This is a predicted structure of a 1424-nucleotide RNA (small-subunit ribosomal RNA) from an uncultured bacterium.
The prediction has a mean pLDDT of 83.
The sequence is in RNAcentral, with records from Greengenes.
[in-house]
RNA sequence: GCGGCGUGCCUAUACAUGCAAGUCGAACGAGAGCACUUGUGCUCUAGUGGCGAACGGGUGAGUAGCACAUGGGUAACCUGCCCUACAGAGGGGGACAACAGUUGGAAACGACUGCUAAUACCGCAUAUGUAUAUACAAGGCAUCUUGUAUAUAUUAAAGUAGCUUCCAAGCUACACUGAAGGAUGGACCUGUGGCGCAUUAGCUAGUUGGCGGGGCAACGGCCCACCAAGGCGACGAUGCGUAGCCGACCUGAGAGGGUGGACGGCCACACUGGGACUGAGACACGGCCCAGACUCCUACGGGAGGCAGCAGUAGGGAAUUUUCGGCAAUGGGGGAAACCCUGACCGAGCAACGCCGCGUGAACGAAGAAGGUCUUCGGAUCGUAAAGUUCUGUUAUGAAGGAAGAACGAUAUAUGUAGGAAAUGACAUAUAAGUGACGGUACUUCACAUAGAAAGCUACGGCUAACUACGUGCCAGCAGCCGCGGUAAUACGUAGGUAGCGAGCGUUAUCCGGAAUCAUUGGGCGUAAAGAGGGAGCAGGCGGCCAUAAAGGUCUGUGUUAAAAGACCGAAGCUCAACUUCGGUUCGGCAUGGAAACCGUAUGGCUAGAGUGCGAUAGAGGAACGUGGAAUUCCAUGUGUAGCGGUGAAAUGCGUAGAUAUAUGGAGGAACACCAGUGGCGAAGGCGACGUUCUGGGUCUGCACUGACGCUCAGUCCCGAAAGCGUGGGGAGCAAAUAGGAUUAGAUACCCUAGUAGUCCACGCCGUAAACGAUGAGUACUAAGUGUUGGGAGUCAAAUCCCGGUGCUGAAGCAAACGUAAUAAGUACUCCGCCUGAGUAGUACGUUCGCAAGAAUGAAACUCAAAGGAAUUGACGGGGGCCCGCACAAGCGGUGGAGCAUGUGGUUUAAUUCGAAGCAACGCGAAGAACCUUACCAGGUCUUGACAUCGAUCUAAAGGCUCAAGAGAUUGAGAGAUGAGUUAUAGAGAAGACAGGUGGUGCAUGGUUGUCGUCAGCUCGUGUCGUGAGAUGUUGGGUUAAGUCCCGCAACGAGCGCAACCCCUGCUUUCAGUUACCAUCAUUAAGUUGGGGACUCUGGAAGGACUGCCUUUGCAAGAAGGAGGAAGGCGGGGAUGAUGUCAAAUCAUCAUGCCCCUUAUGACCUGGGCUACACACGUGCUACAAUGGACGGAUCAGAGGGAAGCGAGAUCGCGAGAUGGAGCAAAACCCAGAAAGCCGUUCUCAGUUCGGACUGCAGUCUGCAACUCGACUGCACGAAGUUGGAAUCGCUAGUAAUCGCAGAUCAGCAUGCUGCGGUGAAUACGUUCCCGGGCCUUGUACACACCGCCCGUCACACCAUGAGAGUUGGCAACACCCGAAGCCGGUGGCCUAACGGAAAAAUCCGAGGGAACUGUCGAAGGUG
Repeated sequence: GCGGCGUGCCUAUACAUGCAAGUCGAACGAGAGCACUUGUGCUCUAGUGGCGAACGGGUGAGUAGCACAUGGGUAACCUGCCCUACAGAGGGGGACAACAGUUGGAAACGACUGCUAAUACCGCAUAUGUAUAUACAAGGCAUCUUGUAUAUAUUAAAGUAGCUUCCAAGCUACACUGAAGGAUGGACCUGUGGCGCAUUAGCUAGUUGGCGGGGCAACGGCCCACCAAGGCGACGAUGCGUAGCCGACCUGAGAGGGUGGACGGCCACACUGGGACUGAGACACGGCCCAGACUCCUACGGGAGGCAGCAGUAGGGAAUUUUCGGCAAUGGGGGAAACCCUGACCGAGCAACGCCGCGUGAACGAAGAAGGUCUUCGGAUCGUAAAGUUCUGUUAUGAAGGAAGAACGAUAUAUGUAGGAAAUGACAUAUAAGUGACGGUACUUCACAUAGAAAGCUACGGCUAACUACGUGCCAGCAGCCGCGGUAAUACGUAGGUAGCGAGCGUUAUCCGGAAUCAUUGGGCGUAAAGAGGGAGCAGGCGGCCAUAAAGGUCUGUGUUAAAAGACCGAAGCUCAACUUCGGUUCGGCAUGGAAACCGUAUGGCUAGAGUGCGAUAGAGGAACGUGGAAUUCCAUGUGUAGCGGUGAAAUGCGUAGAUAUAUGGAGGAACACCAGUGGCGAAGGCGACGUUCUGGGUCUGCACUGACGCUCAGUCCCGAAAGCGUGGGGAGCAAAUAGGAUUAGAUACCCUAGUAGUCCACGCCGUAAACGAUGAGUACUAAGUGUUGGGAGUCAAAUCCCGGUGCUGAAGCAAACGUAAUAAGUACUCCGCCUGAGUAGUACGUUCGCAAGAAUGAAACUCAAAGGAAUUGACGGGGGCCCGCACAAGCGGUGGAGCAUGUGGUUUAAUUCGAAGCAACGCGAAGAACCUUACCAGGUCUUGACAUCGAUCUAAAGGCUCAAGAGAUUGAGAGAUGAGUUAUAGAGAAGACAGGUGGUGCAUGGUUGUCGUCAGCUCGUGUCGUGAGAUGUUGGGUUAAGUCCCGCAACGAGCGCAACCCCUGCUUUCAGUUACCAUCAUUAAGUUGGGGACUCUGGAAGGACUGCCUUUGCAAGAAGGAGGAAGGCGGGGAUGAUGUCAAAUCAUCAUGCCCCUUAUGACCUGGGCUACACACGUGCUACAAUGGACGGAUCAGAGGGAAGCGAGAUCGCGAGAUGGAGCAAAACCCAGAAAGCCGUUCUCAGUUCGGACUGCAGUCUGCAACUCGACUGCACGAAGUUGGAAUCGCUAGUAAUCGCAGAUCAGCAUGCUGCGGUGAAUACGUUCCCGGGCCUUGUACACACCGCCCGUCACACCAUGAGAGUUGGCAACACCCGAAGCCGGUGGCCUAACGGAAAAAUCCGAGGGAACUGUCGAAGGUG
């Protein structure tokens, strides 16, 4: 793209237009037209008449009902057309339409007068039937039914057509009448079944029944008069809400749950409400009358209308089609028939709305084309896909042919059959001609030229099949749930690719499923939601053993029903399928026969359940009355004196008016120490001195008795702590409220001093509690062990055993786990109560109860994706236990105060470059900013670049030197040659690739580092335990600096850490002996030299320390003490830093992803800045002085450095330093005189002979350069500061403190840093507290882990809900008023053809009918 088969206003609103119910001339009269054979035929039309119009078609408003489904009943009924058989069809009469005339009206439609027919209408005869009455017989189911006989009353179209026939008469067909039966269709009654709400519990007056009537097709309060007072309801009446019911459809394993669209059955409705007429049938969709609303016409007087028929229109709505063709088929109406009618129906049209089928090509085809996308730049992928070659022709297109559906009926002809006198006719057969909307459609064939005309939608984070790139940057957006997006998004958007389905795909809505998430099948209630606070007990449910009877439940045979369609099974027809056709199958209901185990029923019996009596017995069981002692308080009196009381500490308070204390006496109220106990009693609440009286229940033993009497229990009734309420008492102590004092930021609290209701008693309410074992009651069964209480058995006493309670531990089982476990939360049964996400909320409304407080019952809107239980691992705790650390304590010295140095913040600036931020940033990066460094700022310059690679091409290379301009970068000029070179390893160099970036992101990263912390921890394998997370090991008892070691142990082992191995230091031995050393021997001014190898020292190698030995203790590990030893329990110091934490620090050491800049965020130069200065902080130096300052003398280290270097002796300078240059690449020479200390002198407590800042002058050195901005020297100047508030830091021994020396960096520039040695202390009782850490344990609502989580008020806006003076609308009911149409009833007068009487010319009377009036009922309307 195509085809087939289906489906298509789910929204009862109003409808323009057309059509959807007519037909019959063979019932009748009339009129018009046509034809001619001139009196006939044909056609048409209105009317009379007949049949139909009650079917077919639509819709689902109403209806919770005998409306529907299913099964019965009617002895209580009707039934046109149709079928069967029977009997008949005789004889008369009078009208009315049409029509004609007159006339009213706008119209619709009439009025009057006159004529006329019938299968229209009306009497009469006939007779079955029917009705009534009587008699008899038979039957049944109560009323009754059937049959026979008699009496009375009561029917018909002699029509139409055809044939025969002279007529009469007859025959045929269709109509017609009576009665009987059938069929069909209906009516009524009834069993059973199917919605919600109890926050609807009482409803009912024709209501329930009876007697008698009326009415009806028929029964019936259906209606009426009278009588009685009934009827329905917890098995849910009544009320309210919702809804057409079913066959069936969807879903589901089923049981169920949801639905009632198409098709079929039933019902109801037809603008809304009421009513009847006609008729076999209606209270009637396309009929009538009335009322109402609405619309239309109008001459304003009146009229017309009803699409929920088919199309169609407007509106409504999320949403649903053509104002089509045809009666060819099927079916229906009429007709004798032809035929007519038929929006039923058959077809076509529109819609991918659904189901089914087909196609959009097939085979080969690698240069793996081009192009797209990605890329690690190699390639990969789209992809045999395309192109290309060879085929095919479904479908579409064109042409040709071309169905089935058609059978009839009717006509004509012929034949036959039955009957008939015959003919017509009926029936059957044959022949002939003809009938198609769909439609020139299905189908078949051919052709054409070309694969030519025919592919989309969704998704790609997980669930869930399928991934990359770019863009975006918590934006835009996605989202079914979880969730995604904050600069590297497989989740947003786009692209490429991939996956799925495919003429569709995806979304939305609804229903079922999954959901065992309302659990009958098939759940629960200790802690997750859930056992009523407890009992008694009616209804209800359930119920011991034996026997008999019947057969309600139950099981089963048969019959009947269960419409068709659908479903299932088997076939068949369209090419298949969908679709259609045929055959078969079923749950259930009813009737009937059978069985008798079980349940139920009835009867009889039994004693094991239950109960009663006799005998014992324990008890804070209950009620009333009385009695007692201790204590508190108060009163009186005595003694006595200044406090008492109270608290963490105080104060309020009491007390010199005599308290507290103490003694004696008295008053009053309340509660009952010890005994006292997971002891006792009670149904629970609860009950505690003693005695008396009354009283309930329990337990035990043995015997006797009753004979299932039992269990549970909705509603109901009773009890029910404390608080509270009412009335009256009482009131010692205690004590809400209240007052005062404290505490506190506040303190309407905790603490203290007072203190009223109340607590107590009597009577009456309330009716709730964490009323808890958070565990309803009953019965039975199911391992043990150990207490205790009451009784019994047993014993000398015990032990032991049984029954009834009350505890603990624990097996199986159960349980999510915790746990429970004969006192079950186990295994079963019975009954009751309760639960169904969290919040809203035990709230609102309604109702009941209560004096009130309030109680009981008890929602929803809305919001959220959780709320909750148990357990686990961490973290945390102003939880607990154990332990450690210069953590505190004990000490020593500082910081914080001063001046200065240095770093930071802040401020300032053109810039004061950047980073570091509690500990763990702040003398940190920086082991050294005058330029440089330098990253910052200003100005001047360059643009393939200062640096790297490639590069056509060029060259007496670059560089150096001289001169000029300029601040310089830079630019320009010049001199200079032994020669050679396409030598190009050098330089220059266009264009372009690219360079470059201390630009951003340390939250994209690597690497490195800090910190907890040198803390002792962190893990794994196997095993075991647990459903699991996890646990165990790693916990425990000891011990250690240590998860160090030992012991024990469902653990056994192992790894990273600890320790050790490494370095320095402390002792010894040995080897070696220069530049170091010097005892002995020489020598010198001097280890200077010879010499020595002993010593010191140097640097190699060894040894040494291991709780090894002894004592004590301990199981051991180990600990304490001792000996020896240079060193003793890790000898001292260093290096060494587990798993991890802090998104810790660093993109500015370096490296690096991504982003950004590219005549600049790159590069060069000069100058400036990083050195600023109201201030704040950190780290240091120097001090404040006499343990000191100054001066002089003598004298002792270690470790380092040195060639663009260290630089000696000597000379000069007060000095910094200068001149000069011996020695030394160093155990050799130099830096280099160490200082404190020691020995002397002086100063004498002061802003000083302390202190040295600041400043002036003069200099030295380094360096291109010392102004911004270096260090040092001399002279002069001589500030603050007299030991430092709150607070805070370091240190446990060669340490602190103090003293100097060296080095790195470095031209120069340390008070910093890193090292070195000299002198050299004090203290540690101890672990309560502060800080940090480790292990075990405990609680947790925390897990971003307490810097957590989280509650309430208030402010503003919005959402939902309750109440609210009221206001408004809808529905229903009741009372009254009015009262249409109409049925029924009544009626003086009026009108009146058929029939009867009188009369016979009019006419009169009667029967019957009509109009009119009127009564009951009565819709709409009105009032309340």